Order: sequence, then structure tokens, then C1' cells
RNA sequence: GGGCGCGUGGCUCAGCCUGGAUAGAGCGAUCGGCUUCGGACCGAUAAGUCAGGGGUUCAAAUCCUCUCGCGCCCA
Repeated sequence: GGGCGCGUGGCUCAGCCUGGAUAGAGCGAUCGGCUUCGGACCGAUAAGUCAGGGGUUCAAAUCCUCUCGCGCCCA
């Protein structure tokens, strides 16, 4: 230098191909219940610039484009 993949709550991921209405799950956190206490269990709550900019569209995590970061392959 060329190619490919990945980037979504604190962590690990789904959703993207085939655009749609408040963006979800598990774990974790906080509060409450239960318990002698804790764990487990039960209930509730908070937590997301969907890596960033631009574009297309009535509508973008999803399509197009540029950039950034990480990983792999080739030279």
C1' cells in the first nucleotide's frame, strides 16, 4: 500500500442481509421484599451520541459515502 471483518448501556452480545413506530437480552449496578446476616430467589429502577461526520428517504443501528479505532490476511 491492497483486501476482509468488527465497533450497539459498566461487561458480553442480538438486531443490520430484507429500513418502520418507545433499541432489546444475559451478567453487573442501585433500591425494596425475603433472610438472624449474607448468598440464592422475587419485584422495581437507572444506565445507550447504535465509533464520528455527511448523504438518500416520510422514516436510518440498518442503505450509500468519507474518516477514526481494533483485529486478520496479502504484498